[in-house]
This record gives sequence, C1' cells and structure tokens, in this order.
RNA sequence: UCCUCCUUAGCUCAGUCGGUAGAGCAACGGACUGUUAAUCCGGCGGUCGUAGGUUCAAGUCCUACAGGGGGAG
Repeated sequence: UCCUCCUUAGCUCAGUCGGUAGAGCAACGGACUGUUAAUCCGGCGGUCGUAGGUUCAAGUCCUACAGGGGGAG
C1' cells in the first nucleotide's frame, strides 16, 4: 500500500426482503429470609463507530473516514 471481516444497551450477542430496535448476563428496585446467597417479579438502560448520500422510510443499501481481527506484497 492492497484485499477481506467486524463495530447495535455496562458486557456477550440477535435483528428476516429497507417499515419505526431486542435477548441473556450485570447494575437498580421489590418479594421471599433471622441475615446473606439462591430463586421469583419489575421497570430502567441505545444519536445502532463518525460524517455524508439514496429513499416516503436506513441498524439494514452506497461513499469516505476512524478503530479492531485476518490475509497479500
């Protein structure tokens, strides 16, 4: 320098053919208990890496850039 994959909640990850974003765990509150743990219940938590573009509509498509993994020279 070039090719390729990844970037979504605090963490690990889903997200279909473009149609208004979810799970588990953690943390928090509650129930249970002599207390803790375990168990059960609850809601909370997101500029979907950044900036543009296409579209009635973008996590999803296109372009550039940034970070990370792998490969080639």